[in-house]
RNA sequence: GCCCAAAUAGUGUAGUGGCCUAGCACUCUACCCUGUCACGGUGGCAACCCGGGUUCGAAUCCCGGUUUGGGCG
Repeated sequence: GCCCAAAUAGUGUAGUGGCCUAGCACUCUACCCUGUCACGGUGGCAACCCGGGUUCGAAUCCCGGUUUGGGCG
């Protein structure tokens, strides 16, 4: 330099155009439970890498960029 893949709460992930102002688990947090802690139960907070485009509608499709990983030279 060229090619391929990936990027979603603090962490790991689901999503394949409308049921999603985005679900699940762990973490955190409030309460309950307990003599206390832990475990357990019920709630709560928190996210679509950035910029454009297509579309009535984009986390999802297209283009460019950034970062990470892999391959070729």